Predicted 3D model of a 74-nucleotide RNA (transfer RNA) from a Bdellovibrionales bacterium.

RNA sequence: GCGCCCGUAGCUCAGCUGGAUAGAGCAUCGCAUUUCUAAUGCGAGGGUCCCGUGUUCGAAUCGCGGCGGGCGCG
Numbered sequence: 001g002c003g004c005c006c007g008u009a010g011c012u013c014a015g016c017u018g019g020a021u022a023g024a025g026c027a028u029c030g031c032a033u034u035u036c037u038a039a040u041g042c043g044a045g046g047g048u049c050c051c052g053u054g055u056u057c058g059a060a061u062c063g064c065g066g067c068g069g070g071c072g073c074g
Base pairs, nucleotide, nucleotide: 001073002072003071004070005069006068007067010026011025012024013023019057028044029043030042031041032040050066051065052064053063054062
């Protein structure tokens, strides 16, 4: 330099045949239970869906350009 894949909550990820409150598990906080802790149950908070732009009635999802990471080739 070229090709492919990935980038969504603090972490690991799902969602990517465009469709309307953006989710799960773990973690955090609160409550219940317990003599206490752990475990368990219930609930809460937490996101400009990497950035910009375009297409569309509508974009996490499609196009283009960047940035970052991984793999392969030279």
The source organism's lineage runs through Bacteria, Pseudomonadati, Bdellovibrionota, Bdellovibrionia and Bdellovibrionales.
Rfam family: tRNA. It is annotated as a transfer RNA. About the family: Transfer RNA (tRNA) molecules are approximately 80 nucleotides in length.
Model confidence (mean pLDDT): 80 of 100.